Description:
A computed fold for a 106-nucleotide RNA from Sulfobacillus thermotolerans, annotated as SAM riboswitch aptamer (S box leader). Model confidence (mean pLDDT): 81 of 100. The sequence was found by an Rfam model in a public genome assembly.
RNA sequence: UUCUUAUCCAGAGUGGUGGAGGGACUGGCCCGAUGAAACCCGGCAACCCCCAUAGGGUGGGUGCCAAUUCCGGAAGAAUACGGAUUCGUAUUCUUUAAGAUGAGAA
Numbered sequence: 001u002u003c004u005u006a007u008c009c010a011g012a013g014u015g016g017u018g019g020a021g022g023g024a025c026u027g028g029c030c031c032g033a034u035g036a037a038a039c040c041c042g043g044c045a046a047c048c049c050c051c052a053u054a055g056g057g058u059g060g061g062u063g064c065c066a067a068u069u070c071c072g073g074a075a076g077a078a079u080a081c082g083g084a085u086u087c088g089u090a091u092u093c094u095u096u097a098a099g100a101u102g103a104g105a106a
Base pairs, nucleotide, nucleotide: 001106002105003104004103005102006101007100008099013041015040016039017038021031022030023029025073026072027071028070042065043064044063046062047061048060049057050056051055069098074095075094076093077092078091079090080089081088082087
C1' cells in the first nucleotide's frame, strides 16, 4: 500500500511547552490569542489480551480524549407544500459510498 472482516448516538484535562491554525476530502456549520496544530504529562477503555454464560478485569499492544464519523455528499421510501403528470422544495427514515479504528491476510 492492497484485500477481508467487525465497530463508529458511550467515555476521557481549569496541567506544562508551543504560538496560528484545526475539524480526512467537498459544500456547510463550527472550534481557536479566554491560546489552534504539534510534543510532554494526565486521562478514557473501542479492538487485541485475561477470567468467564451474562458480565467483569488490566492498562501490556494498537487506538482515542469539542460538537453522532459535527451535519449533508450516492440511491430509495414516507409525509407536507408547490407545480401539473411524475417534477421541484422541505422534513424524517432506510441502505450504500467515503472516512476512521482494530483484528487477520498478501